A computed fold for a 330-nucleotide part of an RNA from an Elusimicrobiota bacterium, annotated as large-subunit ribosomal RNA, domain IV. The RNAcentral record of the full RNA draws on ENA. Model confidence (mean pLDDT): 88 of 100.
Context: one part of a larger RNA
RNA sequence: CUCUCGUUUAGGAACUAGGCAAACUGGCCCCGUAACUUCGGGAUAAGGGGUACCCAUCGAAAGAUGGGUCGCAGUGAAAUGGCCCUCGUGACUGUUUAACAAAAACACAGGACUCUGCUGAAAUCGCAAGAUGAAGUAUAGGGUCUGACGCCUGCCCGGUGCUGGAAGGUCAAAGAGAGAUGUCAGCCGCAAGGCGAAGCAUUGAACUCAAGCCCCAGUAAACGGCGGCCGUAACUAUAACGGUCCUAAGGUAGCGAAAUUCCUUGUCGGGUAAGUUCCGACCUGCACGAAUGGCGUAACAAAGAGGGCGCUGUCUCAACGAGAGACUCG
Numbered sequence: 001c002u003c004u005c006g007u008u009u010a011g012g013a014a015c016u017a018g019g020c021a022a023a024c025u026g027g028c029c030c031c032g033u034a035a036c037u038u039c040g041g042g043a044u045a046a047g048g049g050g051u052a053c054c055c056a057u058c059g060a061a062a063g064a065u066g067g068g069u070c071g072c073a074g075u076g077a078a079a080u081g082g083c084c085c086u087c088g089u090g091a092c093u094g095u096u097u098a099a100c101a102a103a104a105a106c107a108c109a110g111g112a113c114u115c116u117g118c119u120g121a122a123a124u125c126g127c128a129a130g131a132u133g134a135a136g137u138a139u140a141g142g143g144u145c146u147g148a149c150g151c152c153u154g155c156c157c158g159g160u161g162c163u164g165g166a167a168g169g170u171c172a173a174a175g176a177g178a179g180a181u182g183u184c185a186g187c188c189g190c191a192a193g194g195c196g197a198a199g200c201a202u203u204g205a206a207c208u209c210a211a212g213c214c215c216c217a218g219u220a221a222a223c224g225g226c227g228g229c230c231g232u233a234a235c236u237a238u239a240a241c242g243g244u245c246c247u248a249a250g251g252u253a254g255c256g257a258a259a260u261u262c263c264u265u266g267u268c269g270g271g272u273a274a275g276u277u278c279c280g281a282c283c284u285g286c287a288c289g290a291a292u293g294g295c296g297u298a299a300c301a302a303a304g305a306g307g308g309c310g311c312u313g314u315c316u317c318a319a320c321g322a323g324a325g326a327c328u329c330g
Base pairs, nucleotide, nucleotide: 001325002324003323004322005321006320007319008318010316011315014314019311027051028050029049030048031047036041038148052069053068054067055066056065057064058063070074082309083308084307085306086305087304089301090300094106095105110146111145112144113143114142115141116140123132124131125130149296150295151294152293154226155225156224159223160222161219162218163217164216165215168214169213170212174208175207179203180202181201182200183199186195187194188193227245228244229243230242231241254288255285266282267281268280269279270278
C1' cells in the first nucleotide's frame, strides 16, 4: 500500500449524478396513532414508557401488582423495521432479457368489437389419414384491442378495410359457332393455271355466363383523420361577434412547459442564504386528448423525481487498531 472488519474529538450530507456505502432503528408488553379511504385499510403509522435480580400478595400456571437490590448498560451476547411529506407511472399478488436491463415493459381480473349454429363449428397443425378445439355447443370456443375501480369515451364513412346489395358497366374457363384458311373427288383449260362439294384439319365473329372490380349503402372500442386568413368593443389590450376560403369532418369533455414544450433555466407563487431539478398555478399545446383510451384514484412497488427528521468516517481530514495479502529473510 491492497482487501475484510472495528473504533473515533468537533461538525453532521458540507460528500456525491444520487445519503451510494455505512450508521441509526430493531424482540416482546403497555399507552397512543393523522390526512386520505374502495371503510378492508392507511398502521408496527407517527410518537412515548417499560424490560434484570430478590421478596411479598393474587394465581393451577403463564403472569400481574407492590416493595426492595445492583450495574454505564437488564430483548445486557447473537439474530432482530430507520421514519415522515409531496409528485409522475403502473391498480393490485404475479411474469421477464438463464450469464450487463426486474422496469413505467409483459400478464392480470374487468370492458368492448368480431368470427363461429356443430354429420368435419370457427380457428390451428398436417400432402393426407388424422388430431387439437372438445368427449365442449353461443352463460361455449377462437381472434383483436383496452387494462382494477370511479366519472366518461365527442365529431368525421371522403380514402383503406370489413359487411350487405344487386339494376347497369367490365369480365375467365366453358358452351356456341357466322365466317375464313389448308387439303382434295371432280370440273374448266392446248398448257401454265383456275374453280372446287362432302370429309378431315387449322382458325374463329356474334351470342350465353359466376365471383371479383366499377357501382349503391352501412360500419370508427375497424385502419385512420379531427383547418386557414381577415376584421371587430368608448384608454390600451383582447375578441363573445362578423366576413371569407377549404374540408369527409375541422379536437368536444378533461388535462396541459407534461415520461409529451423546440424557443426554455417560459412567467408567477412556494420551498433554499442561494433551486436548469421539485411542488402549485398560467395557457403562447413547436408537436395532449378520449379503449394505439381521457382524467382521477385508496392500497401496493428491491422501480422513478423532489423535500424533511433522525443517524452516521460519505465528507471537512484524517487517525488508530485487528486479521489476510503485498514486502524482507529462510